[in-house]
RNA sequence: ACUUCGGGGCAGGGUGAAAUUCCCUACCGGUGGUGACAGCCCACGACCCGGACCUUUGUCCGGCUGACUCGGUGAAAUUCCGGGGUCGACGGUACAGUCCGGAUGAAAGAAGU
Numbered sequence: 001a002c003u004u005c006g007g008g009g010c011a012g013g014g015u016g017a018a019a020u021u022c023c024c025u026a027c028c029g030g031u032g033g034u035g036a037c038a039g040c041c042c043a044c045g046a047c048c049c050g051g052a053c054c055u056u057u058g059u060c061c062g063g064c065u066g067a068c069u070c071g072g073u074g075a076a077a078u079u080c081c082g083g084g085g086u087c088g089a090c091g092g093u094a095c096a097g098u099c100c101g102g103a104u105g106a107a108a109g110a111a112g113u
Base pairs, nucleotide, nucleotide: 001113002112003111004110005109012024013023014022026098027097028088029087030044031043032042033041039086040085048063049062050061051060052059053058068084069083070082071081072080090101091100092099
């Protein structure tokens, strides 16, 4: 430098004219790091906001950026085992982590040539 890869999840029930959005319950967990395996320890990306540049597509810079504890084992674990908790961009729509949409997109990064 180029190529490829690079996000999962409402089953069952209730109310209602209408809800995978409300209620009960169910289900899901990107990337790198960390003495030992992590959604909730540290950091990064995504989303969103602002600025600069550009004819435009966009590029760059900055900002914003959620959530955990108790017990056990151990040399070492907020990472394992057990208990109990908790979190999840924007637009649409009966109020959405799970549906539809931007997105057959982009990125952290991983692998290869």
Predicted 3D model of a 113-nucleotide RNA (FMN riboswitch aptamer (RFN element)) from a pig gut metagenome. The model forms 100% of the base pairs in the Rfam consensus. The sequence is in RNAcentral, with records from MGnify.